[in-house]
Context: one part of a larger RNA
RNA sequence: UUGGGUUUAAAGGGAGCGUAGGCGGGCCUUUAAGCCAGCGGUCAAAUGUCAUGGCCCAACCUUGGCAUGCCGUUGGAACUGGUGGCCUUGAAUACACACAAGGAAGGUGGAAUUCGUCGUGUAGCGGUGAAAUGCUUAGAUAUGACGAAGAACUCCGAUUGCGAAGGCAGCCUUCUGGGGUGCGAUUGACGCUGAGGCUCGAAAGUGCGGGUAUCGAACAGGAUUAGAUACCCUGGUAGUCCGCACAGUAAACGAUGAAUGCUCGUCAUCGGCGACAGACAGUCGGUGACCUAGGGAAACCAUUAAGCAUUCCACCUGGGGAGUACGCCGGCAACGGUGAAACUC
Numbered sequence: 001u002u003g004g005g006u007u008u009a010a011a012g013g014g015a016g017c018g019u020a021g022g023c024g025g026g027c028c029u030u031u032a033a034g035c036c037a038g039c040g041g042u043c044a045a046a047u048g049u050c051a052u053g054g055c056c057c058a059a060c061c062u063u064g065g066c067a068u069g070c071c072g073u074u075g076g077a078a079c080u081g082g083u084g085g086c087c088u089u090g091a092a093u094a095c096a097c098a099c100a101a102g103g104a105a106g107g108u109g110g111a112a113u114u115c116g117u118c119g120u121g122u123a124g125c126g127g128u129g130a131a132a133u134g135c136u137u138a139g140a141u142a143u144g145a146c147g148a149a150g151a152a153c154u155c156c157g158a159u160u161g162c163g164a165a166g167g168c169a170g171c172c173u174u175c176u177g178g179g180g181u182g183c184g185a186u187u188g189a190c191g192c193u194g195a196g197g198c199u200c201g202a203a204a205g206u207g208c209g210g211g212u213a214u215c216g217a218a219c220a221g222g223a224u225u226a227g228a229u230a231c232c233c234u235g236g237u238a239g240u241c242c243g244c245a246c247a248g249u250a251a252a253c254g255a256u257g258a259a260u261g262c263u264c265g266u267c268a269u270c271g272g273c274g275a276c277a278g279a280c281a282g283u284c285g286g287u288g289a290c291c292u293a294g295g296g297a298a299a300c301c302a303u304u305a306a307g308c309a310u311u312c313c314a315c316c317u318g319g320g321g322a323g324u325a326c327g328c329c330g331g332c333a334a335c336g337g338u339g340a341a342a343c344u345c
Base pairs, nucleotide, nucleotide: 004316005315006314007299008298012313014200015199016198017197021193022192023191025087026086027085028084030082031081033080034079035076036075037074038073039072040071041070042069048066049065050064051063053061054060090190091187092186093185095182096181097180099178102176103175104174105173106172107171108170109153113149114148115147116146117145118144119143120142124135125134161168162167205246206245207244208243209242210241215239219235220234221233222232257312258311259310260309261308262307265290266289267288268287269286270285271284272283273282294301295300318345319344320343327338328337329336330335
């Protein structure tokens, strides 16, 4: 390389949009690039191969044929490609209806927490396995009233919903994205995938400016212990929150790329349609559980496939060395991307 693979053995890119490229629905027409056939040329000799023949055989030698290919020419038209025309089922649009924690901005609510002031009240509080550090007669803890601040939204809540993924939850308003169903009005293959590229991307982290109630890396103290740079306790800075900018990684997981078609069923549930009787079934799209065939090393998967097929992309090729070194690219930095070898088993 071919082949074989990628849920868990090595292996699906974190996710989307999309360039080139690859692949692409039905019918008719035409063309003849691919494709098929005939003929011609060429393919030196030796070599190879097939068939004769000559040394007793063989090796060896002789003679003849053949060889994919390339070029030209004459035809063919099923398939692929090109041209022209048509179609509607793929795709998209219009119209109608309902849907959801989808996104952005602004406003607003109650509980809790901490702090402040005032009142009541008196000796403890707090914390633990047990303690101590800590707080407290300068009146704490507890309790009542008032006030302030920041952050998160109890119940509803679900085996729920939405989103491409990350993710999204008090309530209200504005702006905005979306899929679903019904209908068959419009366009008429406008599609699928997608190397590069661009955009988004939890938490932690970085820069500048705010904010800081809680919690809390670092740090300090108290314990525990042989020690205890920990687990437990008392404090506590960065951070946690907001704005702008960067960073670009996660067990970014369904450890399962996207798209299309086909392939037994049962039950539950969400959103429509239809039907309305509060039953039962039907249909389309989601979300789950179980299971037939089939698949799988098994666990298991099973119309949301890991089944049967097609298209495109990404990735794997023994363990360690190593996601390291070097180089390059990006970054303020932290670091990220790309990514070896020697050696060793």

Overview
A computed fold for a 345-nucleotide part of an RNA from an uncultured Bacteroidales bacterium, annotated as small-subunit ribosomal RNA, central domain. It was read from a public genome assembly.